Molecule: small-subunit ribosomal RNA
Organism: uncultured prokaryote
RNA sequence: AGAGUUUGAUCCUGGCUCAGAACGAACGCUGGCGGCAGGCUUAACACAUGCAAGUCGAACGAUAUAGUGGCGCACGGGUGAGUAAUGCAUAGGAAUCUACCAUUGAGUACGGAACAACCCAGGGAAACUUGGGCUAAUACCGUAUACGCCCUACGGGGGAAAGAUUUAUCGCUCAAUGAUGGGCCCGCGUUGGAUUAGGUAGUUGGUGAGGUAAUGGCUCACCAAGCCUACGAUCCAUAGCUGGUUUGAGAGAAUGAUCAGCCACACUGGGACUGAGACACGGCCCAGACUCCUACGGGAGGCAGCAGUGGGGAAUAUUGGACAAUGGGGGCAACCCUGAUCCAGCCAUGCCGCGUGAGUGAUGAAGGCCUUAGGGUUGUAAAGCUCUUUCAACGGUGACGAUAAUGACGGUAGCCGUAGAAGAAGCCCCGGCUAACUUCGUGCCAGCAGCCGCGGUAAUACGGAGGGGGCAAGCGUUGUUCGGAUUUACUGGGCGUAAAGAGCACGUAGGCGGAUUGUUAAGUUAGGGGUGAAAUCCCAAGGCUCAACCUUGGAACUGCCUCUGAUACUGGCAAUCUUGAGAUCGAGAGAGGUGAGUGGAAUUCCUAGUGUAGAGGUGGAAUUCGUAGAUAUUGUGAAGAACACCAGUGGCGAAGGCGAUUCACUGGUCCGGUACUGACGCUGAGGUGCGAAAGCGUGGGGAGCAAACAGGAUUAGAUACCCUGGUAGUCCACGCCGUAAACGAUGAAUGCCAGCCGUUGGGCAGUAUACUGUUCAGUGGCGCAGCUAACGCAUUAAGCAUUCCGCCUGGGGAGUACGGUCGCAAGACUAAAACUCAAAGAAAUUGACGGGGGCCCGCACAAGCGGUGGAGCAUGUGGUUUAAUUCGAAGCAACGCGCAGAACCUUACCAGCUCUUGACAUCCCGAUCGCGGUUCUGGAGACAGAUUUCUUCCUUCGGGAAUUGGAUACAGGUGCUGCAUGGCUGUCGUCAGCUCGUGUCGUGAAAUGUUGGGUUAAGUCCCGCAACGAGCGCAACCCUCGCCCCUAGUUGCCAUCAUUAAGUUGGGAACUCUAAGGGAACUGCCGGUGAUAAGCCGGAGGGAAGGCGGGGAUGACGUCAAGUCCUCAUGGCCCUUAUGGGUUGGGCUACACACGUGCUACAAUGGCGGUGACAAUGGGAGGCGAAAGGGCGACCUGGAGCUAAUCCUUAAAAACCGUCUCAGUUCGGAUUGUACUCUGCAACUCGAGUGCAUGAAGCCGGAAUCGCUAGUAAUCGCAGAUCAGCAUGCUGCGGUGAAUACGUUCUCGGGCCUUGUACACACCGCCCGUCACACCAUGGGAGUUGGUUCUACCUUAAGCCGGUGCGCUAACCUUCGGGAGGCAGCCGACCACGGUAGGGUCAGCGACUGGGGUGAAGUCGUAACAAAGGUAACC
Repeated sequence: AGAGUUUGAUCCUGGCUCAGAACGAACGCUGGCGGCAGGCUUAACACAUGCAAGUCGAACGAUAUAGUGGCGCACGGGUGAGUAAUGCAUAGGAAUCUACCAUUGAGUACGGAACAACCCAGGGAAACUUGGGCUAAUACCGUAUACGCCCUACGGGGGAAAGAUUUAUCGCUCAAUGAUGGGCCCGCGUUGGAUUAGGUAGUUGGUGAGGUAAUGGCUCACCAAGCCUACGAUCCAUAGCUGGUUUGAGAGAAUGAUCAGCCACACUGGGACUGAGACACGGCCCAGACUCCUACGGGAGGCAGCAGUGGGGAAUAUUGGACAAUGGGGGCAACCCUGAUCCAGCCAUGCCGCGUGAGUGAUGAAGGCCUUAGGGUUGUAAAGCUCUUUCAACGGUGACGAUAAUGACGGUAGCCGUAGAAGAAGCCCCGGCUAACUUCGUGCCAGCAGCCGCGGUAAUACGGAGGGGGCAAGCGUUGUUCGGAUUUACUGGGCGUAAAGAGCACGUAGGCGGAUUGUUAAGUUAGGGGUGAAAUCCCAAGGCUCAACCUUGGAACUGCCUCUGAUACUGGCAAUCUUGAGAUCGAGAGAGGUGAGUGGAAUUCCUAGUGUAGAGGUGGAAUUCGUAGAUAUUGUGAAGAACACCAGUGGCGAAGGCGAUUCACUGGUCCGGUACUGACGCUGAGGUGCGAAAGCGUGGGGAGCAAACAGGAUUAGAUACCCUGGUAGUCCACGCCGUAAACGAUGAAUGCCAGCCGUUGGGCAGUAUACUGUUCAGUGGCGCAGCUAACGCAUUAAGCAUUCCGCCUGGGGAGUACGGUCGCAAGACUAAAACUCAAAGAAAUUGACGGGGGCCCGCACAAGCGGUGGAGCAUGUGGUUUAAUUCGAAGCAACGCGCAGAACCUUACCAGCUCUUGACAUCCCGAUCGCGGUUCUGGAGACAGAUUUCUUCCUUCGGGAAUUGGAUACAGGUGCUGCAUGGCUGUCGUCAGCUCGUGUCGUGAAAUGUUGGGUUAAGUCCCGCAACGAGCGCAACCCUCGCCCCUAGUUGCCAUCAUUAAGUUGGGAACUCUAAGGGAACUGCCGGUGAUAAGCCGGAGGGAAGGCGGGGAUGACGUCAAGUCCUCAUGGCCCUUAUGGGUUGGGCUACACACGUGCUACAAUGGCGGUGACAAUGGGAGGCGAAAGGGCGACCUGGAGCUAAUCCUUAAAAACCGUCUCAGUUCGGAUUGUACUCUGCAACUCGAGUGCAUGAAGCCGGAAUCGCUAGUAAUCGCAGAUCAGCAUGCUGCGGUGAAUACGUUCUCGGGCCUUGUACACACCGCCCGUCACACCAUGGGAGUUGGUUCUACCUUAAGCCGGUGCGCUAACCUUCGGGAGGCAGCCGACCACGGUAGGGUCAGCGACUGGGGUGAAGUCGUAACAAAGGUAACC
C1' cells in the first nucleotide's frame, strides 16, 4: 500500500466481497511447563445452607457473652433496573452544614425524678407481650454562671456541661478558626426521530408569609399574564456518565468488562424515624406479589455482599485458607471484628516466556507416492555413531515479604545433586484473490463456497492419499467493532448523459456583502496565572534470569476559566464617498399582458338554380351517401373555430407561453444624457403568487376535429394500426386541480480568461438610407487555452474563482404502504421497511444483425430456350411393416449420396447350428511322417470320420521357417463417444478479401495503414493522404484447345512417279497427323475521353487469335463443436464360452402412402419401312474376338489377327425415297401370358436380354420451381470404370447446333462505406405482461389480547403537618385547688396501592383480501431493443 467481481474487450460510475487489528467471547480438533492478568455480557429471575458489623468493664447496675449507655452501623462490598437531565464532564459562584481530627479562648457549680435488667403475677403454638414492685449511670430533668454565641421593637430577653481514674491523664460543655466531606445555584458540552409543532395553570413573575442547614413556587394567600419553542419546545424510542478502551496516518468511528471518579438502586410501590450525616443493601412502618412456619388465632423473610443452588443461556470458577501484610470499626490499651483485603483452587479465556533435543550420518536403506518404467520424491529425514539435560521427575537445602515479636501463602520461589533422549505436536490451507500440486475415486450425484464460482467420465476447486505452504500449545470457524471505504467527503465527493438543479418567480428569517477614515477590542493573535484526580498512552531509568508485568521520574492530557498586551483582517459604533443598486430626462424595438370592436379565405349546414348516376374511401375493399336527385357546379344566407403568405437557429416574456387587424388600459427591457439618493445589494429555509395539456364544478356555445362507443376491413385472433360515423372534450365566463421528456435533461448572482463568421435592437465616427469602423444589449455557428470517463462544453462554459439555495449516496421492492396536509373527485405533496440480487448503469470500441441508407457484382432478376411439379417406369429417402428389413448422410451444403454396380460372397442385420488362446500377430514348452492334394461316408453346411497319393525349404549343421498339441500373457470387436482427436472432405467462395512490423493518434479497448477521388474481373492499378513498408490471397508462372516454325517420319500420311480390289506395295518427307522444342498478343499504334494518371471507348492495320483468347488445375484468415471412430490411425470406456470366429438359409429387393433425382412419352420439326454418308475419346490376354456359317432374334458354332497409331470394338441423329393424316392412333410403351438366350455351384424370394401375344396411364401438366449467355442451351449417339452377369446412374467423347440480355426497380446471395442497437451463444438474439403452481416477507382487515401513558372522579393504609384534646400524665412552678408542658384519642389537608369512566400510543394474533419478490424447459400472445422492431419511441 491494495485486490477480486458488471463487458467480446475498454474506460468510468457504483455497490458487494477479501487481505489487517481487536475481544469479558463461544464452538470444533488438539493439548508439555511456568509467570502475569481475566472469568453470568442472558433472568434487576427465584433462592436451601454457612459466613459478610461490631466493640467498649477506663460510663452503669449485675453472676453473665443478656440489659442500660456511648461510638459505629450513612464507610467498605454489589449491581446498572431507572435516568436524555433533580445525571455526568469541564469551568465558575454564594445563601450553607460538617461527628471523629487540628489550633485557640472560656467553663466543668448545685440539685432532682425515673426506666430497663432483676423479682412477682399473667397471655400466647410461636414471634413476642401485659400488669405490679425495686434499682445505677458519662441515660433523663431543673437551677446557677456566660469570654465569645443567638433573638431584639435596641429598652432588653434567651441558652451549657459528666464524670472515670493507677493522680498521669482520658473525657464533657460553649464559642471561634482550619481541615475533610456534603447540600445548593449557574455557563458550555452530552443519542435518534418533524411520518412528534406547538407545550405549560404552581405554569412564569411579583408582594407577603411559612418551611429548610441554606437560596428558591420548595409550599401557601393575593396580584399580573406570563414562560418555553424551528439555534427544535413537547412527545416517542434508546441509554447510567466519565477518565479511558479498540481501530485509524490523522480527523474521526465504535465502545464504556476488569482498574479509578461521580450518580442511581437494594423483592415492587409509598413513608417517615433516629442521627453530624439516611428517607438507610444485611434498620423501622404501611400496601402489593411471592416463599416459609403455624396449635389456623397469628407470625417470619428479602444474596444486584462472599461462596453455593435451581433456572435461563452458545457461555463464565471453590459452599477453600488467613487476618501474616495493607486498610476499616470499637477500645487508654491488651485485644476483638472484618467473604474489605491478602492468598490458594478451577478454566489454553487472553498476553508473555521456555521446551518437545544437538552434531554427524548416502547404500541416497526399507516402506509410501508418482512415473515417459529410465527414474524422481518423501530425504540427512530415519536407522546407526558421538554428545547435552533446559523443562518435567526424584533426593537435599531453603528465602524476601516483619531492619524487635507475629507468615495464611509454603517446605512455595530460588539453589545443589541424580538418572536418562528419556515424559512432551498439533491445527488449518494448497483454482484466483493468497504462500503452497500430483494421483485415485465420484460423474450437475455426493458435496464445496468469503467473492468470483467448481462438479454433467481425463476435477490442481468435491472425498481419500502422497507431497507442499502457513501458524504453533495452539490452530481454525462463528459473532461483533474499527480499518481498507475519499462508500456521508471538516481534513476529503458530487449533480448535461452514470443517483442527483425545485416548473418559474417574488420575498420573510438566516447566510454573505463596494471604497475611505476614526473608534472599540467580540472573533483573531501573543505572553502569564489557575485548573485539566490517580491509573492508562508516550519517553527515560530501574526491579523480577528475559519478556509480559511492576516501580520511579518526565512529558503529555490538543480542553475550560482568567489577567495583561497587539489591531492587519472579520464584526460593533460613528462619519464620508460613488464605481454596485436605484432615480430622473430624451429617444427606440417587440406574436409581452388584459378588455372591446372589425375583417377576409376555408370547412360544414340550410335554401334556390343547372345537371345525372354515381360519389366517397383504400394497399385493395367494404361500412357510408345517392333516382325521395348525391358527388360536381352557380347564387344568396347561417354558425362556430382558427388566423395562409409575411415567417427568419427572427422578436417578446421569469417560466408556462405569445402570431389576422384596430382602439383603450398596462408590465418589463435596450440605448443616449444628467449638477439626484448614497450600499439602499446578492441569495433565499418556511411562505406567497404564476403555472402547457388533460381532468373536475356551474352556466353558455358547438363549424371542424375527436377519447369513449358503433360499424366496415385486416388478421390465426385484432377489444389495435386503416376506413365510415360519432359523444364528452376542444371554444367563452367564473371557480378548482398544480402536474409534464414543465429539457439547454445544465439553479440564481458577480468578476476574470484567444479569436473568427452570421443575425436582431440602439448609439457614435468617417460628407453617407445602400459602405466601413467602433461601442452597448440580445440571439446563433465554428474554434484555442482549460475542463471532461468519454461524448462533448468552450465569454450565452460543463473554464478559473466567490456567495447563497435545492438535491444525490448500489439495483429491485417504490415514488409504493402506513400516517399527516391539500383537493368536490381524480389525485397531488411528504415518504419508509421487511425481503431479494451481485450487479443495475454512463460513454466509447470491435463485430454481428436490420421488413436502415448509399455504391458495386453474380444466369440473382429481367429478356429468351429447354425442363421439373401431372402419367408410367427406374433409383434414393421418409414412413409403415418385419425375426431382420445393417449402418451412416438431414435446409442450401442429406435424398442415381458412402454404393465405380446386395442372387451366394459382399454383409456389418435376423433365425438356426457350431468353436473358445481362437480366422489373424508375438513369446514359451513339447512333438513331427506331418501339411497340402484326390476319393468316399454322415450332415443344410461349418465340421467330424475314413481312404489314397506326394514326401517340404534354407543352413554357419547349433538351428530357423512350416504344421500340430498344451500353458500364460493376449488376440479380436463395422461395439460407444466425430461434443476427447489426427487425417481427409463439404460450404460460404475462385468471393476479394485476411493480416503483420515500425511509426503516429487515443487514458484505453482500438484506430490509422485497408478510408477518400477515379478505375478494374480483382485490396487490379493511379492520384491524394500520418503513414511507410511487408506477408497470405488476386494476377502470372503449370496443363490443355486454337495459328505458325523447327526436328523426327512408324504401325500414321500420299502431292508428284509407278502399282493394287484396297496407301495394297515400291517410293516420297511435301501435306494431314503424331510428339518433343520454340514463336506469337503487349492496350504496342491512331483518335476521343479522363486530371497531362490509371484506365475506358472507337478505329485502323494486320492477325489463327484483341482487350483475362476458350477450358482446366490451383481454394487466403476463418465460419458452421458442419461430415466421417463403418476407409485408415487413435485417447478413454465397454464385451471376452461373446458385442469375438465359422457356417446354412433369410434380409438389405417388403408396400395403404409422401418427397427428391432421372428415363420414356403424350407425337407430323413426328412414327414406321427402305436407301445409306460422316466422328472422337477410350478398352482389350481367365481378354477383345474378325472372316465364314446357323437362328426371326437374343445368341450359337468358329477361332484369323492382336501383348495393340498395325488386329478387334458396325456411330446415331442428319440427308434422300415411300407410307401414315390427327385418332388414345402405325403415338405411347407399362403390365401380363408364353417360348427362349446368356452369365453363374445356384437366377424361387431376387439378374439382364430375345421372339410372339397383350397394349395401361398419358393428348404438354395447379400452386410452385430448376438449368443455361456460344460451339453454350437443346438434341444425337459412342466409349470407359465397377463387373461372372446386371446402367435410365456416374465419368468422359465427339456429331448437329440456336434464341436472348432494354436494363439493375424488385427476389436471392455476396463485397465495400455509413447508420441505429437494450444483440456478443451475436436476430434461430434479446425480452414484456396476464394466467396456473410452490415458497417467502409485507399492506388492509370485522375484531381480539396485552403493555404504556393521559384526563376526570371515587376510596384512602402507614406517615408527617394542622386543629382539637372533656381521657391520661414522674421531674418544673404552685397560693397544693391547680397550672405550664406532654401523651393517647378524635377531626382535617396531602398521599401509595386500588377502583370507575373515557381518550392517546405501541405491540401480538386474525377468517378473508391487495399488490410485491423468488422459483424447472408451464400457458397465452409478442409490447420494447435495428433509419421506420415491422403503427418512431418516450413523458